Context: one part of a larger RNA
């Protein structure tokens, strides 16, 4: 429980669509729900509020008077609301470009690491700070062809690009989302946000079924140490990799919701259009960087705001106890969401 606040102190929901609610652009007209003005009844007595007056004062006590609210009724029409009508800036739609690692699914490629078969060759290789386990005369390391298989995609590459977030990177071919410039053709506010709810959602981890080249939790063995359940070194199984199907977390970060206006510039880059032989310069849309004026405890922010405003969600409320216990949802499971209290400082 009024307020006050969320970038770092506590606090932005992982991300999106989107129901109900909440808000909601110009004009004109009618209406009278909300709103304002009168009036009439109720509002009980005491008390509360104000004024006045009685106990020497006050407390007390008298006496006079107010109120909101509710119901009726007369009236105003600026704002909200209705209703009917127009309107074109918000929104959507078309027409006509370019731009991209957006996705989803199929094929192809080139380097390399392992392996395998063969040739050449011989005694070492590997590894480290030094070694040692390993590997090799049953012929390795190196090196030449040849082939087997998986996985990732050098250089291009970039505070470059796309994506609502997660996140996407060899070429091609099919399918398909979204953004943006231009035009002002068309609809006429159709709109913003969103509790429930859905939909997506890194990495690990789950079930089934493949697959297995490198790496590689656990595991063995070598070191190192005083120990060494580590770092280091040789080796190695789940995984990591596909196909379904699950889970629902993350420093899921910009630790900065989401919309919509307004508030000096300056300089890079990226995709558009105008202008010009070319520029210069203008403008829209994304992306960094500096910096006015505000702001901010301060660092910093600053037209991609943390600046000045509105709408509308979500969250906060001293540290520990604890994101714990308990109930409930979900889920094969791990485990996830909601989520406290004694008690102590």
């Nucleotide at each position: 429980u009024u307020g006050g606040g969320c970038g770092u102190a506590a606090a932005g929901g992982g991300u999106a669509c989107g129901u109900a609610g909440g808000c909601g652009g110009u004009c004109u007209a009618u209406u009278a729900a909300g709103u304002c003005a009168g009036g009439u009844g109720u509002g009980a007595a005491a008390g509360c509020g104000u004024g006045a007056g009685g106990c020497u004062u006050a407390a007390c006590c008298u006496c006079a008077u107010u109120a909101a609210g509710c119901a009726c009724u007369u009236g105003a029409a600026a704002c909200u609301g209705a209703u009917a009508g127009a309107c074109u800036u918000g929104a959507g739609u078309g027409a006509a470009g370019g731009a991209g690692a957006g996705g989803a699914a199929a094929g192809u490629g080139g380097a390399a690491u392992u392996c395998c078969u063969a040739g050449u060759g011989u005694a070492g290789c590997g590894g480290u700070g030094a070694a040692a386990u390993g590997c090799g005369u049953a012929g390795a390391u190196a090196u030449u062809a040849g082939g087997a298989g998986g996985a990732a995609u050098a250089c291009c590459g970039g505070u470059g690009g796309c994506g609502a977030a997660g996140g996407c990177g060899a070429c091609u071919u099919u399918c398909u989302g979204g953004a943006c410039u231009u035009u002002u053709a068309c609809u006429g506010a159709c709109g913003c946000u969103c509790a429930g709810g859905u939909a997506c959602g890194a990495a690990a981890g789950c079930g089934u079924g493949g697959g297995g080249a490198g790496c590689a939790a656990a595991c063995a063995g070598g070191a190192u140490u005083a120990g060494a359940u580590a770092c280091c070194c040789u080796g190695g199984u789940a995984g990591u990799c596909c196909a379904c199907g699950c889970c629902g977390u993350a420093a899921a970060c910009g630790a900065u919701g989401a919309a919509u206006g307004c508030u000096a510039g300056g300089u890079g880059u990226u995709g558009g259009g105008g202008g010009u032989c070319a520029g210069a310069c203008c403008u829209c849309g994304g992306u960094g960087c500096c910096g006015a004026a505000g702001u901010u405890a301060a660092c910093a922010c600053a037209u991609u705001a943390a600046g000045c405003a509105u709408u509308c969600c979500g969250c906060c409320u001293g540290g520990g106890g604890a994101g714990u216990a308990c109930g409930g949802u979900g889920g094969c499971a791990a485990c996830a969401c909601u989520g406290a209290a004694a008690c102590u400082c």
A computed fold for a 345-nucleotide part of an RNA from an uncultured bacterium, annotated as small-subunit ribosomal RNA, central domain. The full RNA is in RNAcentral, with records from ENA, Greengenes and SILVA. Its Rfam family is "Bacterial small subunit ribosomal RNA". The prediction has a mean pLDDT of 88.